[in-house]
Overview:
This is a predicted structure of a 96-nucleotide RNA (Glycine riboswitch aptamer) from an Actinomycetes bacterium. Model confidence (mean pLDDT): 78 of 100. The organism belongs to Actinomycetes, within Bacteria. Of the family's consensus pairs, 86% are formed in the model.
RNA sequence: CGAGGCACCUCUGGAGAGUGGCGGCACCGGCCGCCCACCGAAGGGACAAGCGGCACGGGCCGCGAAGUUCUCAGGUCUGCGGACAGAGGGGGACGG
Repeated sequence: CGAGGCACCUCUGGAGAGUGGCGGCACCGGCCGCCCACCGAAGGGACAAGCGGCACGGGCCGCGAAGUUCUCAGGUCUGCGGACAGAGGGGGACGG
């Protein structure tokens, strides 16, 4: 010094599912516990092709993605959260 990319920050958009039942604490919102029913787009788990290793009669083990899948966590009133997208900014590592 470095377009672009990345961590991260700001703004905007952003789905789904119970306005559940019982009890307690608060007192007008709400919080906690238990129960049933649900959601998937915080986070988290699983795995296909393929690759590698072992074995050598159809095998075994490891690596291996997601918006797929599971639903641990989280969520299910108009608030918060929210993958991701758009716009703006962007240090460090690394390289020269």